Large-subunit ribosomal RNA, domain II from Granulosicoccus sp., 689 nucleotides, folded computationally.
Its Rfam family is "Bacterial large subunit ribosomal RNA".
It was read from a public genome assembly.
Model confidence (mean pLDDT): 83 of 100.
Context: one part of a larger RNA
RNA sequence: GCCUACGAGUUACACCUUACUAGCGAGUAUAAGGUCUUCAGGACUGAAAGCGAAGCGAAAGCGAGUCUGAAUAGGGCGAAUAAGCUAGUAGGGGUAGACGCGAAACCUGGUGAUCUACCCAUGGGCAGGUUGAAGCUGAGAUAGUAUCUCAGUGGAGGACCGAACCGGUACAUGUUGAAAAAUGUUCGGAUGACCUGUGGGUAGGGGUGAAAGGCCAAUCAAACCAGGAGAUAGCUCGUACUCCCCGAAAUGCAUUUAGGUGCAGCGUCGUUUAGAGUGUGAUGGAGGUAGAGCUACCGAUAGGGCUAGGGGGCUUCACCGCCUACCAACCCCUGACGAACUCCGAAUGCCAUUACACUGCAGCGGCAGUGAGGCUGUGGGUGCUAAGGUCCACAGCCGAGAGGGGAACAACCCAGACCAUCAGCUAAGGUCCCUAAGUGACAGUUAAGUUGGAUUUAACGAGGUGAGGAUGCUAAGACAGCUAGGAUGUUGGCUUGGAAGCAGCCAUUCAUUUAAAGAGUGCGUAACAGCUCACUAGUCGAGCGUUCUUGCGCGGAAAAUAAUCGGGCAUCAAACUGUUCACCGAAGCUAUGGAUUUGGCAGCAAUGUCAAGUGGUAGGGGAGCAUUCCAAGGUUGCUGAAGGUGUACUGUGAGGUAUGCUGGAGAGCUUGGAAAAGAAAAUGUAGGC
Numbered sequence: 001g002c003c004u005a006c007g008a009g010u011u012a013c014a015c016c017u018u019a020c021u022a023g024c025g026a027g028u029a030u031a032a033g034g035u036c037u038u039c040a041g042g043a044c045u046g047a048a049a050g051c052g053a054a055g056c057g058a059a060a061g062c063g064a065g066u067c068u069g070a071a072u073a074g075g076g077c078g079a080a081u082a083a084g085c086u087a088g089u090a091g092g093g094g095u096a097g098a099c100g101c102g103a104a105a106c107c108u109g110g111u112g113a114u115c116u117a118c119c120c121a122u123g124g125g126c127a128g129g130u131u132g133a134a135g136c137u138g139a140g141a142u143a144g145u146a147u148c149u150c151a152g153u154g155g156a157g158g159a160c161c162g163a164a165c166c167g168g169u170a171c172a173u174g175u176u177g178a179a180a181a182a183u184g185u186u187c188g189g190a191u192g193a194c195c196u197g198u199g200g201g202u203a204g205g206g207g208u209g210a211a212a213g214g215c216c217a218a219u220c221a222a223a224c225c226a227g228g229a230g231a232u233a234g235c236u237c238g239u240a241c242u243c244c245c246c247g248a249a250a251u252g253c254a255u256u257u258a259g260g261u262g263c264a265g266c267g268u269c270g271u272u273u274a275g276a277g278u279g280u281g282a283u284g285g286a287g288g289u290a291g292a293g294c295u296a297c298c299g300a301u302a303g304g305g306c307u308a309g310g311g312g313g314c315u316u317c318a319c320c321g322c323c324u325a326c327c328a329a330c331c332c333c334u335g336a337c338g339a340a341c342u343c344c345g346a347a348u349g350c351c352a353u354u355a356c357a358c359u360g361c362a363g364c365g366g367c368a369g370u371g372a373g374g375c376u377g378u379g380g381g382u383g384c385u386a387a388g389g390u391c392c393a394c395a396g397c398c399g400a401g402a403g404g405g406g407a408a409c410a411a412c413c414c415a416g417a418c419c420a421u422c423a424g425c426u427a428a429g430g431u432c433c434c435u436a437a438g439u440g441a442c443a444g445u446u447a448a449g450u451u452g453g454a455u456u457u458a459a460c461g462a463g464g465u466g467a468g469g470a471u472g473c474u475a476a477g478a479c480a481g482c483u484a485g486g487a488u489g490u491u492g493g494c495u496u497g498g499a500a501g502c503a504g505c506c507a508u509u510c511a512u513u514u515a516a517a518g519a520g521u522g523c524g525u526a527a528c529a530g531c532u533c534a535c536u537a538g539u540c541g542a543g544c545g546u547u548c549u550u551g552c553g554c555g556g557a558a559a560a561u562a563a564u565c566g567g568g569c570a571u572c573a574a575a576c577u578g579u580u581c582a583c584c585g586a587a588g589c590u591a592u593g594g595a596u597u598u599g600g601c602a603g604c605a606a607u608g609u610c611a612a613g614u615g616g617u618a619g620g621g622g623a624g625c626a627u628u629c630c631a632a633g634g635u636u637g638c639u640g641a642a643g644g645u646g647u648a649c650u651g652u653g654a655g656g657u658a659u660g661c662u663g664g665a666g667a668g669c670u671u672g673g674a675a676a677a678g679a680a681a682a683u684g685u686a687g688g689c
Base pairs, nucleotide, nucleotide: 001689002688003687004686005685006684011096012095013094015093016092017091018090019089020088021087022086023085024084027051028050033045034044035043036042037041055062056061065077066076067075068074099238100237102235106228107227108226109225110224111223117202118201119200120199121198122197123196124195125194126192128161129160130159131157135153136152137151138150139149140148141147165189166188167187170185171184172183173182204220206216207215208214241624242623243622244621245620246619251264252263253262254261255260265370266369267367268366269365270364271363275361276359277358278357279356280355281354282353283352284351285350291344292342293341298338299337302334303333304332305331307328309327310326311324312323313322314321373398374397375396376395377394378393379392380391381390382389403414404413405412418594419593420592421591423590424589425588429584430583431582432568433567434566438581440580441579442578443577444576445575451570452569460555461554464552465551466550467549468548469547470546471545472544473543481539482538483537484536485535487512488511489510492506493505494504518533522531523530595614596613597612598611599610600609601608602607625678627675628674629673630672631671632670633669635667636666643662644661645660646659647658648657649656650655
């Protein structure tokens, strides 16, 4: 892992509540007990208790009233408007373990020191080698029996090296091991606070501890065993057959509350039958948002004018006074801002009245679930006008929604799946091939593979190219090219080492000759020179320039595994823009047949007909199938029951029926009743493989 078996809403109660059924009904009904009996049962009896028929008050008490009160007032609670009781079944609740499994823990009583910690008693063990303390003896030094030195002797030490023994430093192996802690190499102690045998002692909030929360039998921040005990678990997991109808919520308030719960909201079922609701139109209202505005307030605000007040400067012995490209109130002109500004002010939405249309729609009662929501669009707060962020509001969708499109993709676009069909029409989106349908038509654009992809690319740059407008030049010849000229006073004056068109400064930058030619556009020289431009003529022969708006393109353009529009590929397109006609395309709509729900009508009913439905999680309601047993009835079986294994038929389904083989003794059916009544999941339990 698979198979088989087992495995979770049960049972009790003088309990509470609701619905239905039955009996009796202002009543209802017995309990214990008793009698009888066909004796785990039943019949009869038993009127005690209970519930109901009257309430009010703390009570005495009074009573359709009563309490408060001085009250005949007012007010509170009642009556008037009257149905209960008993039993059964079902849905919930309560008390019990209360759907099942699951803690870590707590308490009580015991069992453990054969492991290990420490202690007590009594025994045992430590190869070999090294060092050489005190003491003692002798000799020497010395005045010395002091003191010192030397030699010998001696044999001390939590001394040294190192086996046994005890330990466990480092690394490797081992890691379903040889081993639930070892092996190999290496390493520490090894006469000591040493190691060890045997016997004994200390016990669980207790011991023992050279202290690590260590150890106390492979268990220790409180051992193990049994019991309280089915502790408790607002937590996790699991919770078993079918079909039909409806169908949520992830919100508000409160909470030692935030992943729980209560009340409300939203679902469902029943009841009542008159209201309520929704949409559209009309009419009437309240309001201060969007926008807008501000010499209409408050706040903020750029420039200018006018000009108080101040700063600075000048003047003066002082007072005056003057100036100011400084700061600046009020006022004026121009411009302009505001969630907590408003002289103004919508659209929607909201509240009413009314007309029309529609409806699983208001109240009461039973039963819930939900109270973690999410994305997209729009209006906002917060944040960085960040986030697949967060917090509100409105709408849609997912949640609980399948189908088609979007390459793939809960939420985007289209569209809401009762079933069947080898029928038709469409939506979004598509029609060259993959791939169903146009290599459709017409008019343009793009040359960048732009594009065919995205929410997607910016400032800026450019004789890319299309369209439109304005303006200038042009057959008296434009624009571009080519040929030629481009001069003189003069090297203008100043400056300067030099300055001659061309470092710089100045200037009515003037004048002359001219077809035209600047006191010079740029390059150049130390300065000149030189080249060139403006300007002019000739040649040529038709458009040329400037500017604005706009379409499509170009550069700007960098990302992490190999690239790409989904791919192939596509250029008067298979790209983009506009117009247009076909076609394809879904579980949408239609067609045909069938099933079923609700309502209307007809009918005693069966049923028929018409209309509207039949996606669905949590959840509510309805109708059934199957299993075991019981009662009654009626069957079947050795001429072969149940069970097993095939086949066929049948029912919307759970399922059912017939029959072949096997099997070898019981087993169905109908109507009721009762449950140890349905498994794929619980790291489920046991067995097998």